[in-house]
Predicted 3D model of a 159-nucleotide RNA (SAM riboswitch aptamer (S box leader)). Model confidence (mean pLDDT): 86 of 100.

RNA sequence: AUCUUAUCCAGAGUGGCUGAGGGGCCAGGCCCGACGACGCCACAGCAACCGGCCGAACGACCCGCGAUUCAUCUCGCGGGUCCGAGGUGCAGGUGCUAACUCCUGCCCGGCAAACGCCCCGCUUCACAGGAAGCUGGGUAUGGCCGGGGAAGAUAAGGU
Numbered sequence: 001a002u003c004u005u006a007u008c009c010a011g012a013g014u015g016g017c018u019g020a021g022g023g024g025c026c027a028g029g030c031c032c033g034a035c036g037a038c039g040c041c042a043c044a045g046c047a048a049c050c051g052g053c054c055g056a057a058c059g060a061c062c063c064g065c066g067a068u069u070c071a072u073c074u075c076g077c078g079g080g081u082c083c084g085a086g087g088u089g090c091a092g093g094u095g096c097u098a099a100c101u102c103c104u105g106c107c108c109g110g111c112a113a114a115c116g117c118c119c120c121g122c123u124u125c126a127c128a129g130g131a132a133g134c135u136g137g138g139u140a141u142g143g144c145c146g147g148g149g150a151a152g153a154u155a156a157g158g159u
Stems, first nucleotide, its partner, number of pairs: 001159008013043005021032003026105004044097003049093002051090001052088003059082009101151001106148006115142001116139004121134005
C1' cells in the first nucleotide's frame, strides 16, 4: 500500500506546550475555536478487538478399573487433556476519551396534502415587471421513520 472479516446511537478528561484554524476528502448544513480549539507531551480514564488468566454445560480424545463377550465392539465408573457460553483489567499489543462515523448526499420501503411549492379564479394594494389575502385544484425531488449501500475509522488476519 492493498485484500478479507468484525464493529461503529454505549463509554471515558485534566494539566503543560503551542498559537489559528478545526470537525478525513468534495458539496451543503450545523458545530468547536484567542474564555486558546486542532495538534504534541504527561498523567488519568473508557472499552474489551488481539493476548493472558479463570471457566459451566454439551461434545471429542487419552488412561485406568469394572460389566459383557471366545475375543473385539459396546456400556458404566473414576482420573486427565482439548473445545467452550461466560467472567476477569491483567505492570501485555493496539484503539479511543465534543456532537450517532456531527448530519445529509446513492438505492429501497413506510407515513404525512398540516406546512411549503405549483396552477386557475376572485379581491385589495402598487402601477413597467409585481405584492398580499381568500376559494378551489395539483404536487411526496422540501419533512419524518426504517433498511441497505458507498466512503471513512479501528481491530484481527492475509498478500